c-di-AMP riboswitch aptamer (ydaO/yuaA leader) from Acetofilamentum sp., 133 nucleotides, folded computationally.
């Protein structure tokens, strides 16, 4: 000095939600690993008990209005070298489950590996490159 702009899709982003290897016409099953959650003791923690409560997720709380809703904190997303802070703007807030149970939690026990997408700016910090002493 530089990390700039378009373009990537057989490439990527979110997310735990990938990756092998068998079988199988396929659909799909099974097994391994990984990587995500629940359950579960001692001691610590709490001190009941219904308006039931509990659990994955960002998808919560409080007011108001209570039919749609609206405001306010709080959450999560917005990438093309890689990562972090800050400011602005935008965008999401669904769905499922356990069943009257659940706090932590060693052994142990046990579920899932889905869905949705196509990239919004400035500014500092580490990094990273090259080139010269």
């Nucleotide at each position: 000095g530089c990390c700039g702009u378009c373009g990537c899709a057989u490439c990527g982003c979110u997310g735990a939600a990938u990756c092998c290897c068998g079988c199988c016409g396929g659909a799909g099953c099974g097994g391994g690993a990984g990587c995500g959650g629940g359950g579960g003791a001692c001691c610590c923690a709490a001190c009941a008990a219904u308006c039931g409560g509990g659990g994955c997720g960002a998808a919560g709380c409080g007011c108001c209005a209570c039919u749609c809703g609206g405001c306010g904190c709080g959450g999560g997303g917005c990438a093309a070298u890689c990562u972090c802070u800050u400011c602005g703007g935008c965008c999401c807030a669904a769905g499922c489950c356990c069943g009257u149970c659940a706090g932590c939690u060693a052994a142990c026990c046990u579920c899932g590996c889905a869905g949705g997408c196509g990239u919004c700016g400035a500014a500092g910090g580490g990094g990273g490159c090259g080139u010269u002493u």

Rfam family: c-di-AMP riboswitch aptamer (ydaO/yuaA leader). Its family is annotated with regulation of gene expression and cyclic-di-AMP binding in the Gene Ontology. Rfam's curators write: This family represents a conserved RNA structure found upstream of the ydaO and yuaA genes in Bacillus subtilis and related genes in other bacteria. The organism belongs to Acetofilamentum, within Bacteria. Its mean pLDDT, the model's own confidence on a scale to 100, is 77.